[in-house]
RNA sequence: AUAUGUCAAAGGCAAAACCGUCGAAAGUCGGUGACGCAAAGCUACGGAUCUAAGGUCUAACCGCCUGAAGCAAAGGUUUGACUAUGAUAGCCGGGUUGCCAUG
Numbered sequence: 001a002u003a004u005g006u007c008a009a010a011g012g013c014a015a016a017a018c019c020g021u022c023g024a025a026a027g028u029c030g031g032u033g034a035c036g037c038a039a040a041g042c043u044a045c046g047g048a049u050c051u052a053a054g055g056u057c058u059a060a061c062c063g064c065c066u067g068a069a070g071c072a073a074a075g076g077u078u079u080g081a082c083u084a085u086g087a088u089a090g091c092c093g094g095g096u097u098g099c100c101a102u103g
Stems, first nucleotide, its partner, number of pairs: 002103004012037002017032004022027001035090001041096003045093003048088003054083004059078004
């Protein structure tokens, strides 16, 4: 430098659940806790998945305008669809750094 993770040692991380925290949510962070993990360290670059506050559209209702002339008036609530600018690195791939052992 590189490949591998069969054995050992030193250690490391921490799923679900519960409590708190931030968030519209997905989820994050902290504590307790260990299902697992040789990169379960870091990185949203590609794919995938989750969420949909905001936005666009949709339908219903309420409201507003007009009173037979035309272009006058104002929006709101709820339903549904789409959408990432949100999220997952413990979904996969890529990038990058690294402990021990063995070859």